A computed fold for a 529-nucleotide part of an RNA from a Planctomycetales bacterium, annotated as large-subunit ribosomal RNA, domain I. Lineage of the source: Bacteria > Pseudomonadati > Planctomycetota > Planctomycetia > Planctomycetales. The coordinates come from a structure-prediction model, not an experiment, and the mean pLDDT is 80. Its Rfam family is "Bacterial large subunit ribosomal RNA".

[in-house]
Context: one part of a larger RNA
RNA sequence: GGCGCACGGGGGAUGUCUUGGUAUUAGAAGGCGAUGAAGGGCGUGGAAGUCUGCGAUAAGCCCGGGGGAGUUGACAAACAAGCGUUGAUCCUGGGGUUCCUGAAUUAGCUUGCACUGAAUACAUAGGUGUAAGUGGCUAACCCGGUGAACUGAAACAUCUAAGUAACCGGUGGAAUAGAAAGAAAAAUCGAUUUCCUCAGUAGCGGCGAGCGAACGGGAAAUAGCCCAAACCGUAGGGGUUUCCCCUGCGGGGUUGUAGGGCCUUUCAUUGUGGAGUUACAAAGCAAUCGACUAGCAGAACGUAAUGGAAAGUUCGGCCAUAGAGGGUGACAGCCCCGUAAGCGACAGUUGAAUUGCCUCCCGAAAGGUACCUGAGUAGGUCGGGUCACGUGAAACCCUGACUGAAUCGACGGGGACCAUCCCGUAAGGCUAAAUACUCUCUAAUAACCGAUAGUGAACUCAGUAGGGCGACUGAAAGAUGGGAAGAACCCCUGCUAGGGGAGGUUACUGAACCUGAAACCGUGUGCCU
Numbered sequence: 001g002g003c004g005c006a007c008g009g010g011g012g013a014u015g016u017c018u019u020g021g022u023a024u025u026a027g028a029a030g031g032c033g034a035u036g037a038a039g040g041g042c043g044u045g046g047a048a049g050u051c052u053g054c055g056a057u058a059a060g061c062c063c064g065g066g067g068g069a070g071u072u073g074a075c076a077a078a079c080a081a082g083c084g085u086u087g088a089u090c091c092u093g094g095g096g097u098u099c100c101u102g103a104a105u106u107a108g109c110u111u112g113c114a115c116u117g118a119a120u121a122c123a124u125a126g127g128u129g130u131a132a133g134u135g136g137c138u139a140a141c142c143c144g145g146u147g148a149a150c151u152g153a154a155a156c157a158u159c160u161a162a163g164u165a166a167c168c169g170g171u172g173g174a175a176u177a178g179a180a181a182g183a184a185a186a187a188u189c190g191a192u193u194u195c196c197u198c199a200g201u202a203g204c205g206g207c208g209a210g211c212g213a214a215c216g217g218g219a220a221a222u223a224g225c226c227c228a229a230a231c232c233g234u235a236g237g238g239g240u241u242u243c244c245c246c247u248g249c250g251g252g253g254u255u256g257u258a259g260g261g262c263c264u265u266u267c268a269u270u271g272u273g274g275a276g277u278u279a280c281a282a283a284g285c286a287a288u289c290g291a292c293u294a295g296c297a298g299a300a301c302g303u304a305a306u307g308g309a310a311a312g313u314u315c316g317g318c319c320a321u322a323g324a325g326g327g328u329g330a331c332a333g334c335c336c337c338g339u340a341a342g343c344g345a346c347a348g349u350u351g352a353a354u355u356g357c358c359u360c361c362c363g364a365a366a367g368g369u370a371c372c373u374g375a376g377u378a379g380g381u382c383g384g385g386u387c388a389c390g391u392g393a394a395a396c397c398c399u400g401a402c403u404g405a406a407u408c409g410a411c412g413g414g415g416a417c418c419a420u421c422c423c424g425u426a427a428g429g430c431u432a433a434a435u436a437c438u439c440u441c442u443a444a445u446a447a448c449c450g451a452u453a454g455u456g457a458a459c460u461c462a463g464u465a466g467g468g469c470g471a472c473u474g475a476a477a478g479a480u481g482g483g484a485a486g487a488a489c490c491c492c493u494g495c496u497a498g499g500g501g502a503g504g505u506u507a508c509u510g511a512a513c514c515u516g517a518a519a520c521c522g523u524g525u526g527c528c529u
Base pairs, nucleotide, nucleotide: 001528002527003526004525005524006523007522008521009520015514016479017478020449021448022446023445024444025443026442027441028440029438030437031137032136039101040100041099042055043054044053046079049075050074051073061095062094063093064092065091066090070083071082072081108134109133110132111131112130113129114128115127116126141172142170143169144168145167146166152159156206182189183188193220194219195218196217197216203211204210224430225429226428227374231251232250233249234248235247236246237245238244239243256408258373259372260371261369262368263367264366265365266364267363273361274360275359276358284357285356286355287354288353289351290350291349292348293347295343296342301316302315304313317334318333319323325337326336327335379403380402381401382400383399384398385397389415410425411424412423413422414421466473467472486513489501490500491499492498
C1' cells in the first nucleotide's frame, strides 16, 4: 500500500409522519368607504424583543345571552401583582372608545336653491353662500372605449395571432340581451339567455395558412309590460280681437288577423271579484314558519398474561337511528372529544310562503269617420367597420361626410336587383329565471402532494432574509421523548469546547437530538506484497 472483517466518525438519502398546501362539490355571501375605507406608521403589558389583539377608555370599557372552574393571548418557563361560584377567563349579539396617516377633504366636481351680478337696458355669463351627492379600495366574472407584437403561413406583404394581451371607463351580485320593421318557406314558428346537436357541415380564404356559421331538432328556465301621439280636462305663458300656439299636470292609449282616438247604436255593471312590492303604480307594517351569528344533551367493559405503557392477545359481556373521524404511553363502537337522532336565542341579520292591515284595477260588440301610431329618421352616394362572409353578385346591421322620403291605398324584410307571394311594424323605454366568476365564510370529499413534493411561503414570526438606483426579484429552514424525567454531584482541561464517571430512561431518544443509506475519513485485526 491492497483486499477482507469488526467498530466508529462524517453525511442527511430512505422509511414513517403532518400542523401546510392542491383540486372539487353543496350552501351562504358578493362588497367596504367623507358616520373617513383598504393599507400603513406610532403606541399599548409589572416585564427587553417579535407575533397576535387593541387604540391615550389602548392583550382592553359597558349591557344582553351562552358557559361553569379556573384564569391574566403566543414564542416562553419562572417570578411579581391580581381576578374568580356575589359566576371570572372564554364564546357570542349590541353599544362605547378608536392617536397620526391614507380618497385625505378648511379641497375639487355635479345638481338644486338663495343672494348678487359684467360687456349691455332687461337678461345671461361669472361670483358668493348653502344643501345633497360624488371621489378611494377591491380576486375573478360582465359591458363599453382604445388597441399591439412575437407567432403561423415552414420566407413575407393580404391573412393569422386577435378584437387576444395591455391600458382606460362603468355597473352589478351577476352583467349583457330581451318581448320581432324576427326566423323561415311549412299556407310553419313565436322575447331573450345558456347547454347538447346540426357540424368541422354550408361557406369564407395569397381558395394558402387557416377562419367557420345559421335554419332545424333536443334540453334548462320561462313573464310579460310601460310611454310618445290622436282626443278630453286643467293651470300657467305668448300671440291676436274672440280662437290659435307653447309648456306643465291629470285622464285616455300602446298594436300588425293592424290597433287606438272621435261619432252613432246595442248590451252589461261593484261581488264570496281580480291583482300587488324583481318589470308591469308605489310606501310598507305585523303575525306565523324557518336559516345564520354562542351553545345543550347524547348509549354501551371488565378480567388475566406480556410489556415502560394495552387500545393488540386471552376469557366473558354490552350499546347501536351512534361501527364517520380524531385523541389517549402499541391497533379502542363501549376511556376522552365526538358521531346518529334530538333540542336551543335576550339580541342582531336574513329568506320563503300564508294570513291580516294596506295599495291599485274593473267592460264588450256592430257601423261610420280618416284624426294618431316615434324625421334630419328610413333610404341613397362616397369612406370605413361589424356580420363565419378578406368587395365579392354582397344583402342585412353600425356610422364619418354630403344628401334625404313615405305616413296604413303606408313602410321594412325574405343575401345583388325586379315582379308575385309571404313575414313583420323601425327611428322611445323597463324586465325575473335558466348563465359566468370566487378576495371571502360554512360543511364535506379526494385511486391529490407529503418537506428538492404540495402554494413562493407546513417553521418565531415569507412576500421575510437577501439582490437591484428602480420597476421588480426572491430563498433556505419540519420530527428528542410517553413524560423534560433536558443529565444533581465528581474528574480531565485554557475552566472554553469536548470527554469520562454517576444518576434518570424500555432505549448509545442527549438537545448539531426519529430512522440514519452512499461518497469521504479513521481505529483495531487477518491475509498478501